Predicted 3D model of a 74-nucleotide RNA (transfer RNA) from a Nanobdellia archaeon.
It matches the Rfam family "tRNA". Its family is annotated with triplet codon-amino acid adaptor activity in the Gene Ontology.
The coordinates come from a structure-prediction model, not an experiment, and the mean pLDDT is 83.
Taxonomically the source falls in Nanobdellia (Archaea, Nanobdellati, Nanobdellota).
RNAcentral holds the sequence, with entries from ENA.
RNA sequence: GCCUCGGUAGCUCAGUCUGGCAGAGCACCUGACUUGUAAUCAGGGGGUCGAGAGUUCAAUUCUCUCCCGGGGCU
Numbered sequence: 001g002c003c004u005c006g007g008u009a010g011c012u013c014a015g016u017c018u019g020g021c022a023g024a025g026c027a028c029c030u031g032a033c034u035u036g037u038a039a040u041c042a043g044g045g046g047g048u049c050g051a052g053a054g055u056u057c058a059a060u061u062c063u064c065u066c067c068c069g070g071g072g073c074u
Stems, first nucleotide, its partner, number of pairs: 001073007010026004020057001028044005050066005
């Protein structure tokens, strides 16, 4: 330099193919339960979907450029 996969909540990831309210588990906060803690149960908060641009009524999703990481080729 070229090819390929990935980047989404604090962490691990789904969702993207086929555009239409951004999700799960764990973690965190509050309450119940308990002598207290843990566990359990109920509720709650938390996101520029890596960055920018384009297409579109509408983009995490499609297109282009760039950044970061893994693998491969030279």